[in-house]
Predicted 3D model of a 106-nucleotide RNA (SAM riboswitch aptamer (S box leader)) from a Gemmataceae bacterium. It matches the Rfam family "SAM riboswitch aptamer (S box leader)". Gene Ontology term of the family: regulation of gene expression. Taxonomically the source falls in Gemmataceae (Bacteria, Pseudomonadati, Planctomycetota, Planctomycetia). The sequence was found by an Rfam model in a public genome assembly. Model confidence (mean pLDDT): 87 of 100.
RNA sequence: GAACGAUCCAGAGUGGCUGAGGGAACAGGCCCUUCGACGCCACAGCAACCGGCCGCCAAGCGGAAACGGUGCUAACUCCUGCCCGGCUAGCCGGGGAAGAUCAGAC
Numbered sequence: 001g002a003a004c005g006a007u008c009c010a011g012a013g014u015g016g017c018u019g020a021g022g023g024a025a026c027a028g029g030c031c032c033u034u035c036g037a038c039g040c041c042a043c044a045g046c047a048a049c050c051g052g053c054c055g056c057c058a059a060g061c062g063g064a065a066a067c068g069g070u071g072c073u074a075a076c077u078c079c080u081g082c083c084c085g086g087c088u089a090g091c092c093g094g095g096g097a098a099g100a101u102c103a104g105a106c
Stems, first nucleotide, its partner, number of pairs: 001106001005102004013043005021032003026081004044073003049069003053063004077098001082095005
């Protein structure tokens, strides 16, 4: 870097530094933000994808725990963009697309 699989309506903050933007890309919305957002650092927390432990003959599935490796800590992945259906100039439901995280391979 591209592909593949699984999951994505739950959950989780304090302080320090910085100083104007941020919420993935583009667009339309709607939010956060000098009452300091975003980002970085420290500690903390949430969660349970992988390793470790237990059960089953095992592939694999399930279970307990949170020791190790990741991840995460505004709003459903904040909503939408494409397709289908229901209702009718809009709303609702479903499926995609794209994205994020993890793991094994390339």